[in-house]
RNA sequence: GCCGACGUAGCUCGGUUGGUAGAGCACCCCAUUGGUAAUGGGGAGGUCAUCGGUUCGAUCCCGAUCGUCGGCU
Numbered sequence: 001g002c003c004g005a006c007g008u009a010g011c012u013c014g015g016u017u018g019g020u021a022g023a024g025c026a027c028c029c030c031a032u033u034g035g036u037a038a039u040g041g042g043g044a045g046g047u048c049a050u051c052g053g054u055u056c057g058a059u060c061c062c063g064a065u066c067g068u069c070g071g072c073u
Base pairs, nucleotide, nucleotide: 001072002071003070004069005068006067007066010025011024012023013022019056027043028042029041030040031039049065050064051063052062053061
């Protein structure tokens, strides 16, 4: 330099042939216990990497940029 994959909650990851974004763990509250742990119930937490385009509507489609990883020379 060229090619490819990936970027979604604090962490690990789903998700939708375009129509209000979910789980587990972690965190907060409650119940249970003599107390803790475990268990059960509830809650909070997201500009879906950034910018632009298409569209009535974009996390999803298209382009560019940034970052991480891999391959080739």
Molecule: transfer RNA
Organism: Patescibacteria group bacterium